RNAcentral holds the sequence, with entries from Rfam. Predicted 3D model of an 82-nucleotide RNA (transfer RNA) from Deinococcus puniceus.
[in-house]
Order: sequence, then structure tokens, then C1' cells
RNA sequence: GCUGGGGUGGCGGAAUUGGUAGACGCACUAGCUUGAGGUGCUAGCGCCGCGAGGCGUGUGGGUUCAAGUCCCAUCUCCAGCA
Repeated sequence: GCUGGGGUGGCGGAAUUGGUAGACGCACUAGCUUGAGGUGCUAGCGCCGCGAGGCGUGUGGGUUCAAGUCCCAUCUCCAGCA
């Protein structure tokens, strides 16, 4: 240099043919339980906003009523080829 694959909450990791983004697990917070801790159970857990609501899939554009998904450019990681 060329080809292919990947990048999604704090972490791992899903999302069918484009149709509720974050299922599920871990971690974390609060409560219950305990003498205390662990285990277990319940609720919560991206960002902004008092709220209604808005934003959020590496980054920037495009297509579409609608994009994590399709197209273009670009950054980065992995593998292969030269």
C1' cells in the first nucleotide's frame, strides 16, 4: 500500500428484512433481611432539563417517513496479502 472484519451505557455483549437503541449478564446506588458481612429479594442505574421534552451506536456527511443496520469520507483496533 491492498483486502476483509470490528468500534454500541462504567464493563462484557445483543438488536431478524432498515421499524420502541441498549435485551441479557456483571458492576454500582437505595431499601428489606443479618449482631455485622456475604447470599437472597425489591426498586433504581447514559447525558441535558424544575418539568414537558430533547440528545445519545468511533467522528463528519448523505439516502429514507424512519438508519446501530444502507451509501461516501475519515480515525482507530484485529487478521490476511504484497
Source information: The organism belongs to Deinococcus, within Bacteria. Its Rfam family is "tRNA". Gene Ontology term of the family: triplet codon-amino acid adaptor activity. By type it is a transfer RNA.